[in-house]
RNA sequence: UCCGGGGUAGUCCAGUGGUAGUGACGCCGCGCUCUGGACGCGGAGACGGAGGUUCGAGUCCUCCCCCCGGAG
Numbered sequence: 001u002c003c004g005g006g007g008u009a010g011u012c013c014a015g016u017g018g019u020a021g022u023g024a025c026g027c028c029g030c031g032c033u034c035u036g037g038a039c040g041c042g043g044a045g046a047c048g049g050a051g052g053u054u055c056g057a058g059u060c061c062u063c064c065c066c067c068c069g070g071a072g
Stems, first nucleotide, its partner, number of pairs: 001071007010025003013021001018055001027043005048064005
């Protein structure tokens, strides 16, 4: 430098252009308990950046940044 894959909550991931997910773990509150854990109920929290297309973008297009693999 070129090619391919990826970036979504604190972590790991899903997501066919139409409300961001009955997601998992973690976190917070309440219940339970002598206390904690476990368990039950509830809650907060996310689309790498900038543009474009569209009535509508996590999803499609362009550029940039970062990570992984391959080629040279």

Description
Transfer RNA from a Solirubrobacterales bacterium, 72 nucleotides, folded computationally. The sequence is in RNAcentral, with records from ENA and MGnify. The coordinates come from a structure-prediction model, not an experiment, and the mean pLDDT is 82. RNAcentral records the identical sequence in 2 taxa. It matches the Rfam family "tRNA". By type it is a transfer RNA. About the family: Transfer RNA (tRNA) molecules are approximately 80 nucleotides in length. The organism belongs to Solirubrobacterales, within Bacteria.